This is a predicted structure of a 110-nucleotide RNA (Guanidine-I riboswitch aptamer) from Azorhizobium caulinodans ORS 571. RNAcentral holds the sequence, with entries from Rfam and Ribocentre. The prediction has a mean pLDDT of 83.
RNA sequence: AGAGUUGGUGGCUAGGGUUCCGGCGCCGGAAGGCGUGUCUGGUCCGAGAGCUGCCACCGGUCCGGGAGACAUCCGGAUCGGGCGCACGGCGGGAUAAAAGCCCGGGAGAC
Repeated sequence: AGAGUUGGUGGCUAGGGUUCCGGCGCCGGAAGGCGUGUCUGGUCCGAGAGCUGCCACCGGUCCGGGAGACAUCCGGAUCGGGCGCACGGCGGGAUAAAAGCCCGGGAGAC
């Protein structure tokens, strides 16, 4: 000085807060209102570097079609791969709010 590609999506978890529900406190005759996340929770948000399903994509074998033995082309079944590596701010953004969310496999480190 240069290079470092690394797909999509569903379910969930670590984690996260507080719109709603519930909890707790106060007020109220009641309905309900206000406060509290320094309330284990339900709903909710949620990972590139967490788990898992499926798909794209790649390969093997086989089947059907195209006048056709092989090749090539189109379609399908099935098996396998895909599913490896990965340290990381400050700050900013969204939502009710926060975060391992998004900026971001970014800056930087190496």
The organism belongs to Azorhizobium caulinodans, within Bacteria.
The same sequence occurs in records of 2 taxa.